[in-house]
RNA sequence: GCGCACGUGGCACAAUGGUACUGCGUUCGGCUGCAGCCCGGAUUUGUCCAGGUUCGAUUCCUGGCGUGCGCU
Numbered sequence: 001g002c003g004c005a006c007g008u009g010g011c012a013c014a015a016u017g018g019u020a021c022u023g024c025g026u027u028c029g030g031c032u033g034c035a036g037c038c039c040g041g042a043u044u045u046g047u048c049c050a051g052g053u054u055c056g057a058u059u060c061c062u063g064g065c066g067u068g069c070g071c072u
């Protein structure tokens, strides 16, 4: 330099056009002599950036940035 894949809460991830799922974590309560396990509630500046298409974009298109892999 070229090609491919990926980028989503604190972390790991789902959603392939209709305002983002689940788990872990955190926190509050229950339970317990205390704690753990378990049960219930709550919580999370969440879609990398800019532009385009669309009534509507995490999703499609273009460019950029970053990470990984491969090629030279």
Stems, first nucleotide, its partner, number of pairs: 001071007010024003018055001025043006048064005
Transfer RNA from a Candidatus Pacearchaeota archaeon, 72 nucleotides, folded computationally. It matches the Rfam family "tRNA". The family's RNA type in Rfam is transfer RNA. Model confidence (mean pLDDT): 81 of 100. The sequence is in RNAcentral, with records from ENA.